[in-house]
Predicted 3D model of a 481-nucleotide part of an RNA (small-subunit ribosomal RNA, 3' major domain) from an uncultured bacterium. RNAcentral holds the full RNA, with entries from ENA. It matches the Rfam family "Bacterial small subunit ribosomal RNA".
Context: one part of a larger RNA
RNA sequence: UGACGGGGGCCCGCACAAGCGGAGGAACAUGUGGUUUAAUUCGAUGAUACGCGAGGAACCUUACCCGGUCUUGACAUCCGUAGGAUCCUUCAGAGAUGAGGGAGUGCCUUUCGGGGAACUACGAGACAGGUGCUGCAUGGCUGUCGUCAGCUCGUGUCGUGAGAUGUUGGGUUAAGUCCCGCAACGAGCGCAACCCCUGCAUCCAGUUGCCAUCAUUAGGUUGGGGACUCUGGAUGGACCACUGCGGUAACAACGCAGAGGAAGGUGGGGACGACGUCAAGCAAUCAUGGUCCUUACGACCGGGGCUACACACGUGCUACAAUGGUAGUUACAGAGGGUUGCGAAGCCGUAAGGUGGAGCUAAUCUCAUAAAAGCUACGCAAGUUCGGAAUGAGGUCUGCAACUCGACCUCAUGAAGCUGGAAUCGCUAGUAAUCGCGCAACAUCAUGGUGCGGUGAAUAAAAAGCCCGCGGCCUUGCACU
Repeated sequence: UGACGGGGGCCCGCACAAGCGGAGGAACAUGUGGUUUAAUUCGAUGAUACGCGAGGAACCUUACCCGGUCUUGACAUCCGUAGGAUCCUUCAGAGAUGAGGGAGUGCCUUUCGGGGAACUACGAGACAGGUGCUGCAUGGCUGUCGUCAGCUCGUGUCGUGAGAUGUUGGGUUAAGUCCCGCAACGAGCGCAACCCCUGCAUCCAGUUGCCAUCAUUAGGUUGGGGACUCUGGAUGGACCACUGCGGUAACAACGCAGAGGAAGGUGGGGACGACGUCAAGCAAUCAUGGUCCUUACGACCGGGGCUACACACGUGCUACAAUGGUAGUUACAGAGGGUUGCGAAGCCGUAAGGUGGAGCUAAUCUCAUAAAAGCUACGCAAGUUCGGAAUGAGGUCUGCAACUCGACCUCAUGAAGCUGGAAUCGCUAGUAAUCGCGCAACAUCAUGGUGCGGUGAAUAAAAAGCCCGCGGCCUUGCACU
């Protein structure tokens, strides 16, 4: 100097408290451990692994296992020889592959012999190849402390020196934010601002969007209109600017209240993560040193496995019901996707879906009826008209192919479950809770991920204070550095 203390002081944070809703009990989904297995590929493991890599394992993927095969190789460059690209097709085989048949001559150049580019076959070796090992040899990317307010430097000064000072002190702030003081004066990386979305206004522009006035229609449907909504570009707007009080020796920084305002004290949200810590994570995204394999630890194919199941844990979904369930009726979104695509109307089917093919490269057409809410009716506290697991039967769709192992529909059956022990999680406002809609990946497959809007709380925040964070600053002790 740091680190540490069940030392002290000050401060912060959904850290506690106050409150709301969960999870821990049930069934199921999913991940993990364990066990099993020919294989159940590999990685991630307190916080910071466990709906994680995986934004989608029937084949493929696929790295694992069994079997059948190949050895200059599935892929790249170089050399020689021969043919010629390419397409169709028969047989054997599970296929990889092997054995044939047929059609056929293109591109550039030419002295018409040929040469060249690309392609195929054979041969030789240089080499290829490795999701083999080492994340404790690395780059790069990422998590975490933590969006915490810190981390440093130059010159000067002090100290023999390590080092100190600055960065401490008094206030203040979300903030090492700012003010005052001071042997310090300045500066850098961070903070904040500059960027994006959202909330208000003005201007410009009106098609595919809109409709106040005028006609018209079943209908903004058509004429018409640019006012309004909206769309998308520019500009303005908020800064403690104004008033009062506090604050100070005084001036300040700043705090509280008010006015005006769409918005008031960083308005709300996002992107953005300092020096560093954990030899944190990834060699299986990629790159890469070393090391190992080279008729195999490389490559191809068929089938299986990653989907197993006494059990244990994490994350979720559905419930246990009456603030509810069922049936009928009836409103109101936003943000997205669409040409190998979205697919309307109509018709068929109880339905999944089929048929159909209008329109749309989209403010035009379409996915696409939002659902909860509202209104009416039933039932009356029950394992029920709650709950839907699991099972039987019949179907639909995708796809070479749904047996292992897909999703969905209909009928029938109708399990556990009556609010969950200890212990535990999230959340401070358009938030929690609750309701539906979209998108990515994707042939098909969502209770996961990521967006969008609808309905919409309770409580704390002023004083004091406990747990947690190896949180921040100052100080003290110290047998550690």